Predicted 3D model of a 78-nucleotide RNA (c-di-GMP-I-GGC riboswitch aptamer) from Desulfuromonas sp.

RNA sequence: UUCCGAAAAGCCAAUCCCGUCGCGAGGCGGGGGCGGAAAACCACGGGUCUCCAGAACGAGAUGGCCGGGUUGCCGAAG
Numbered sequence: 001u002u003c004c005g006a007a008a009a010g011c012c013a014a015u016c017c018c019g020u021c022g023c024g025a026g027g028c029g030g031g032g033g034c035g036g037a038a039a040a041c042c043a044c045g046g047g048u049c050u051c052c053a054g055a056a057c058g059a060g061a062u063g064g065c066c067g068g069g070u071u072g073c074c075g076a077a078g
Base pairs, nucleotide, nucleotide: 001077002076003075011036012035016031017030018029019028020027021026034064040070041069042068044067045066046065047062048061049060050059051058
């Protein structure tokens, strides 16, 4: 510098349960572990979802839906 791939260490933590916040999608904390090299960060494009009686507009949610951008452990190769 390149790659994210065999192993190992470390890290994160789906569904579900409890508590809490929110009208809601969902967020946060604890238990737990399906899984994950970006399951790290950014709502920029698309998708999906929520709210307003409903639609549009609008306001939001989702990065563990996809694309894109930034960074990047161990290890391997040069």
It was read from a public genome assembly, where an Rfam model found it. Lineage of the source: Bacteria > Pseudomonadati > Desulfuromonadales > Desulfuromonadaceae > Desulfuromonas.